Background
Predicted 3D model of a 74-nucleotide RNA (transfer RNA) from Lophurella caespitosa. Rfam family: tRNA. By type it is a transfer RNA. The coordinates come from a structure-prediction model, not an experiment, and the mean pLDDT is 80. The organism belongs to Lophurella, within Eukaryota. It is recorded under the gene name trnI.
């Protein structure tokens, strides 16, 4: 210095080649089960989708720069 691939909830991820309410699992609050604890079951909170612009009637998804990590070549 080139290239690839990754960023979404506290963490670990999914998201069908743009479409009508943004999701799982754990972890967390609350309730229900127990003598009591786990473990089970039911409720709920929790997100400007990395950052800035573009494209569209509409972007988490396309596109363009631009942080940040990994990995590969030199």
């Nucleotide at each position: 210095g080139g290239g690839u691939u990754a960023u979404u909830a506290g963490c670990u991820c999914a998201g069908u080649u743009g479409g009508u309410u943004a999701g799982a699992g754990c972890a967390c609050a609350c309730c229900c089960c127990u003598g009591a604890u786990a473990a089970g079951g039911g409720u709920g909170a929790g997100g400007u989708a990395c950052c800035a612009g573009g494209u569209u009637c509409a972007a988490a998804u396309c596109c363009u720069g631009g942080a940040u990590a990994a990995c590969c070549c030199a």